The RNA shown here (SAM riboswitch aptamer (S box leader)) has 101 nucleotides and comes from uncultured Roseivirga sp. Its mean pLDDT, the model's own confidence on a scale to 100, is 78. The RNAcentral record of the sequence draws on MGnify. NCBI's taxonomy places the organism under Bacteria, Bacteroidota, Cytophagales, Roseivirgaceae, Roseivirga.
RNA sequence: CUUAUCAAGAAAGACGGAGGGAUUUGGCCCUAUGAUGUCUUAGCAACCUGGAUAAUACCUGGUGCUAACUCCUUACUCUGAACAUUCAGAGAAUAGAUGAG
Repeated sequence: CUUAUCAAGAAAGACGGAGGGAUUUGGCCCUAUGAUGUCUUAGCAACCUGGAUAAUACCUGGUGCUAACUCCUUACUCUGAACAUUCAGAGAAUAGAUGAG
């Protein structure tokens, strides 16, 4: 860079010691009853290797993942309502995360 998926699913221990939830707007939430992060074991099952097979079921291995819809929303388009500030619904783009090449 290209491509597929992103509404589900899944814990505990140790270390450590303060912020964290990617980015724009505004929120909201998690966190000293130790968060984020690292390691170990366990689990989940998205992609890929191999095996087997009628087979999408099954086994094994590699990466991944285990708070909240990619936490929601804004920034774009359409539709509806309206007290024309706003609210609701749908869709897309940009970007991000993961796998494969």